[in-house]
Context: one part of a larger RNA
Parts: sequence; structure tokens; C1' cells
RNA sequence: GAACGAACGCUGGCGGCAGGCCUAACACAUGCAAGUCGAACGAUCCUUCGGUAAAGUGGCGCACGGGUGAGUAACGCGUGGGAACCUACCUCAAGGUUCGGAAUAACCGCGGGAAACUGCGGCUAAUACCGAAUGUGCCCUCCUUCGCGAGUUGCGGGGGAAAGAUUUAUCGCCUUUGGAGGGGCCCGCGUUGGAUUAGCUUGUUGGUGAGGUAAAGGCUCACCAAGGCAUCGAUCCAUAGCUGGUCUGAGAGGAUGAUCAGCCACACUGGGACUGAGACACGGCCCAGACUCCUACGGGAGGCAGCAGUGGGGAAUAUUGGACAAUGGGGGCAACCCUGAUCCAGCCAUGCCGCGUGAGUGAAGAAGGCCUUAGGGUUGUAAAGCUCUUUCACCGGUGAAGAUGAUGACGGUAGCCGGAGAAGAAGCCCCGGCUAACUCCGUGCCAGCAGCCGCGGUAAUACGGAGGGGGCAAGCGUUGUUC
Repeated sequence: GAACGAACGCUGGCGGCAGGCCUAACACAUGCAAGUCGAACGAUCCUUCGGUAAAGUGGCGCACGGGUGAGUAACGCGUGGGAACCUACCUCAAGGUUCGGAAUAACCGCGGGAAACUGCGGCUAAUACCGAAUGUGCCCUCCUUCGCGAGUUGCGGGGGAAAGAUUUAUCGCCUUUGGAGGGGCCCGCGUUGGAUUAGCUUGUUGGUGAGGUAAAGGCUCACCAAGGCAUCGAUCCAUAGCUGGUCUGAGAGGAUGAUCAGCCACACUGGGACUGAGACACGGCCCAGACUCCUACGGGAGGCAGCAGUGGGGAAUAUUGGACAAUGGGGGCAACCCUGAUCCAGCCAUGCCGCGUGAGUGAAGAAGGCCUUAGGGUUGUAAAGCUCUUUCACCGGUGAAGAUGAUGACGGUAGCCGGAGAAGAAGCCCCGGCUAACUCCGUGCCAGCAGCCGCGGUAAUACGGAGGGGGCAAGCGUUGUUC
């Protein structure tokens, strides 16, 4: 000098754009943050006979979006490759959608319990569940053709599918193939400090066989061998999410990883699986633990590192706001519903940028202040006065774009027009040298200043005040951190 997610002191007019718990991954009152479909189904209420509502069964979604950085020094991330895989919805293509059956919730009845909830009996439906048929293709398998092989051709055996709805044109359902997008796995290279950490390892390293997985693999198991890693730093300890980027610097480099974007990990702490195309699942389940709450003491309920908000911690960080109008997401044929994602508004000079606080004229160089050698000098064209202007703010009117037909939270906002009146709008730090800017008074090694050198003990340009001056300016200084 530059920078900051800053804080503190003094001060503070307006707007645009951005940013806003860096600390306790501390504990959380309250509300909201994931629903939707009646064009899958039965029953019920009302009915203008069109329909509506919502509990239950069923479908899809809830694995996205949003938060946080605790853990992790790792194939976690970055980059470049690889082969043994999966993929709901979307899309290309081929084919199919036949015949039956048994239940169960809701409901009704009888119970248990303070509650959470729950037991028994009976009835019923489906795109819920099950069986049979068919099966081009598909999966498994035997033999076989060709081929060095991977593989491939043909025949035979075994296995396995479906669901209907409606406004009659669609939406679905099943099998198979390819695609797109997404994901799982493996490898090369790169990725902090410590040797006052030198040895580490027994599923450990490899093989055979098996199990398991969507899939390769000690991933797991049985047996066999005794290997594997390490001073080119293994192991251990400490620290840390990684990257695109950001800051600084002429660069090399150094520091850093807020906001935005990609990946990873986590969801009170630890463990586990279920469902599902996908989770070992933030607002799902089970177990254990700590904590909080309810209780009739028998037993139950909860998880803001979602958006607001509260307590606490702290130098320090905002509203218990509006709307689904737009963009996007979920469901639905649709109308539409949901969406604290998002879009907006509120608060804060936290930052960057822009604008204003007036312009011209005006010497009796007014008054006052300060200094003085008492003549004067300076504040100073500064003020007053005179002539003007009206940005911003204010008042009145008008009034958008954002919305391809309708629909605008923002918002009577931005903008535009008119009006009044210089009117409502300047501070902060410094003035010994470094370093731009000097005098007087007070104080008297006191009170105090200070980034370094150093000032102060009676003439202090260095302390305090005043006048004057210098610098920056809605900010200015200080502190902290980085280069």
C1' cells in the first nucleotide's frame, strides 16, 4: 500500500447492487418447511342429482430441493484412464394385455387403556395379493457349428408376464432391445505439519474353492503358502472437509476455501436393518445411551446443522414478514393442490458504486474569534446582501415492464408530470521527524502522549484547550488477520 463474512470509538442525507452466528455439530417454547391422485377401490355425509368433502385400502413422491462442516490425511477431493455393473420417471423399437381364486382395511359388534394406542369376532372392493394359460424375444442349462481364444450358430430340456380407468379419445399395465441423463466400482498422478513417532501388519499378503453383491475384489468363509508395507518416511501423533476459485504480488510465489458452483460427509450420540429403481434414509422404523416433557406410576412422547424465532456463548451477525405472480420441483388427463426451494419485502454505512448537502456575484476586506513588534495580520469572498437553480429528500397527480391467451407477491414500487422552498442533509483523524500541515494559553518528569525514534523536571510546534492549517469524506480513525 492492498484486502476483510470483520469488531470497537465518534459521526451519519439518499439510492442501486451485494453480504450478514467466523464463537456452543450448545439446548430449544411456538408456527410453518411434503404432499398429491375420486380418471385405481369400497363405504359415508350433504345434494339443485351436476357434484363436493375428507378418514381408510391402493399408486407416485417423500433418496430431490434446503442446512451444516462435526468427522475424514482418505481413491475423500482434483485430474486422466479402466471393466465386472445398476438405473424409477423420459425416449427409440418389437410383441402382448386371456381365464380364474382366496383375503383384508375402512365399516359393524364386543372389549382393554389415564393416554399413546390396541385386542377379538363378522361383512366388503380394487390398478392390493395369489394361481393357471400363452410367450416373438428374455433367463438358466445340455449337446452342437465356426473360431487359437474371447465368443458365435443351431437343436433340445427347464423357468417365468400383465390391470384396468374414463367424458371413447386417450391415459395406463406386462415382456424385451437400444438411448439419454444419473449412479456404484477399480487404477496412475497430485493433495498439511511432526523422526523429541522407526519399525508396522494375522484376514494381515497371495493362491484354490465356495458364499455374497447390481457388479470386480479377503468383501466374507474353509484350506494352503508366508507373505505385504517402510528413511523415496510405513506406523503413530497433531491439524484439516476437497476443488473451481478468493486475497495479495510485476511475476514466481505466499495466504485462504464466507457468499456462488461441483464433489464428499453428517442429521441428539452409537449401532442396525426394513421398504424401495434408488437410503442403511434431516422433518421414516428398531435397539442402546444422555437430555427434556406428559402420566391415573402401569406406561408413553421428542430431536431446528430446514425458515423465522428463544435462551446461552461471544467483540460480533437480521423479521416468529408477503406470495406461489415468475423460475423450478412433487402429484394429477386436467382444473388444480403443495412447495420457509424460489421470488420479494423488513433490519444493519457490513462492503462496493453513484449522487447530494447549492451556484453566480459580493471589500465597508463588516462584526466576532485568534495572534500581534499594537502599526497591523489572519479567519476571508468566507459571511451578510443581491441575482439564480431545484438533483436527492418532501407534497399532489399519473403509472409500468417483468405475463406468448388469463393470472403481479413485489407495489400504487420504478419511471414520468406538476408544486413549494436554499429550503431537510458534515463529519472524523492528524499537524516533532518518518509524514502533508504552527502559533498562543494551561501544565511543570505531574497530568498525560507514543507505530518507531522518543516528548513532559517553568518559555513544550510532541501532554490538555483554543485559533489556524493538512488529509479523507457519509464516512473517518483504532484494533485484529493475510499478502

Background
The prediction has a mean pLDDT of 87. The part of an RNA shown here (small-subunit ribosomal RNA, 5' domain) has 483 nucleotides and comes from an uncultured prokaryote. RNAcentral holds the full RNA, with entries from ENA.